[in-house]
Context: one part of a larger RNA
RNA sequence: GGAUGAACGCUAGCGGCAGGCCUAAUACAUGCAAGUCGAACGGGAGGCCCCCUCGGGGGCCGAGAGUGGCGCACGGGUGCGUAACGCGUAUGCAACCAACCCCCGACAGGGAGAUAGCCGGUGGAAACGCCGGGUAACCCCCCAUAGUCCCCAGGGAGGGCAUCCUUCCUGGGGUAAAGCUACGGCGGUCGGGGACGGGCAUGCGUCCCAUUAGGUGGUAGGCGGGGUCACGGCCCACCUAGCCUACGAUGGGUAGGGGAUCUGAGAGGACGGUCCCCCACACUGGUACUGAGACACGGCCCAAACUCCUACGGGAGGCAGCAGUGGGGGAUAUUGGUCAAUGGGGGAAACCCUGAACCAGCGACGCCGCGUGAGUGAAGAAGUAUUUCGGUAUGUAAAGCUCUAUCAGCAGGGAAGAAAAAAUCAAAAUUGACAGUACCUGACUAAGAAGCCCCCGCGAGCUGGCGCCAUCAGUUGCUGUGAGACUUAGGGUGCCAGGGGUACCC
Repeated sequence: GGAUGAACGCUAGCGGCAGGCCUAAUACAUGCAAGUCGAACGGGAGGCCCCCUCGGGGGCCGAGAGUGGCGCACGGGUGCGUAACGCGUAUGCAACCAACCCCCGACAGGGAGAUAGCCGGUGGAAACGCCGGGUAACCCCCCAUAGUCCCCAGGGAGGGCAUCCUUCCUGGGGUAAAGCUACGGCGGUCGGGGACGGGCAUGCGUCCCAUUAGGUGGUAGGCGGGGUCACGGCCCACCUAGCCUACGAUGGGUAGGGGAUCUGAGAGGACGGUCCCCCACACUGGUACUGAGACACGGCCCAAACUCCUACGGGAGGCAGCAGUGGGGGAUAUUGGUCAAUGGGGGAAACCCUGAACCAGCGACGCCGCGUGAGUGAAGAAGUAUUUCGGUAUGUAAAGCUCUAUCAGCAGGGAAGAAAAAAUCAAAAUUGACAGUACCUGACUAAGAAGCCCCCGCGAGCUGGCGCCAUCAGUUGCUGUGAGACUUAGGGUGCCAGGGGUACCC
């Protein structure tokens, strides 16, 4: 000198953009943050209309709950752990998966069943159940049909990368399906391909300590098996005795990694907040279930700690989602608005949900822009400071005169962001949280808007006052009557809505 997610004292007019718990991965009151589909299904509280022999009958709309489907594995948060194929980069899978989406081929014949809701009964303070009866489906099951799919056996051809890969033929065996409809369509099953996404493996790179030198028993390898979507000591039985290590094993400490960011001429050093990619975690530890996908933040189960309810028998909970509270701290914001746009989930759609997102609020926390006026004006006014009492400085500064009106305030107008989708028709109409905001126009008044640090050298800039006092200080140091180093003053320098000092980095 630069830089910061900064904090501190002084000061403060406006706007744009960005950013805002770095500490206790501490504990959390309250609200919201993941639902949706009646065009999958049974049904239906209730409401309306019509008829009526007042017994009832018919029609329409239709909430909540339930079964079923898809989603809840995304999005959002945090950085505890992790020195590791975690990340980065480059490859490999002849060892793999894949819901939704796209393309291609083929298909959808028949039958049976359970169960929730519901009804009846019953237990419990509650949470939540239990028994009986009966019911639907795109729920579940059986049979059929099918292949270039899967399994077994045999044969041929081509190729490679060791295990092998591709392809053709023959024989045997095996597994499918679901309907809804407003008739437009939306779905279903099997197989092949694609796209997006993921899994696994490998080379190289990836902090400090040798005052850590030896470490290792599923350890290292083999054979056979189990398991997995898939390879593998991943797991298991048996066999062998190996394997890693001064090119730093093992141990300890520290730490999420990268793109980037800061600094620097560069090499390098430092760093990883916001944004993007990857990883890990979700009170702590562990297990699996469902599923295309989880070992699952707002799912289940177990254990332990903590908090809460209880009728003492037993139960409930997990903000490292958005706001917000206590606590910690030098320190970090609103219990806001809207789904208008972008995007996501569901739905044929209308639409619903969305603390993702878009906006608004708060704080000079940062960067950038603008303003606090412009011209003229010497009687060099007054005041103030100083003085050798003559003057000198403040100083064109002010006043005065002539202008202008950015910003703020007032008044009028007033956006783009929104063209899709759908319905209907052939044309139009509808949809904006931000916001009466940005912006434009007009009127009015120089009016409402400047501070902070410094003035001995480093380092631009001097007088008065005080008198080793009171003080200053980054460093050298200054102050005891001539202090340019203290200081209320005058003057000046620097930066400017900021200016200083503090902390950390180069």
Source information: A computed fold for a 506-nucleotide part of an RNA from an uncultured bacterium, annotated as small-subunit ribosomal RNA, 5' domain. The RNAcentral record of the full RNA draws on ENA. Rfam family: Bacterial small subunit ribosomal RNA. Gene Ontology terms of the family: ribosome and structural constituent of ribosome. The prediction has a mean pLDDT of 86.